Notes: This is a predicted structure of an 89-nucleotide RNA (c-di-GMP-I riboswitch aptamer).

RNA sequence: UCAUCGAAAAGGUAAACCACAAGAAAUUGUGGGGCGCAAAGCUACGGGUCUAACGAUAGCAUACUAUUACUGACCGCCGGGCUGCCGAA
Repeated sequence: UCAUCGAAAAGGUAAACCACAAGAAAUUGUGGGGCGCAAAGCUACGGGUCUAACGAUAGCAUACUAUUACUGACCGCCGGGCUGCCGAA
């Protein structure tokens, strides 16, 4: 110095759950919390998962119900891309 590596130390991040807020929902933000994480940093690019207000279709007098998937969400599901702290064996 490097990484298909991960001992130590410092620092970082923050699952479930709770409160408040946004949203139709999935989910997200802030505070508390701490299960975990060496990329659990960033990026919806490929796959995947979740959502279904509006729309469409069907039932239907309306209401309402069902289906669908433009949409929306998840990077703490897997892979790709970009970047990065420390340095024992």
The prediction has a mean pLDDT of 81.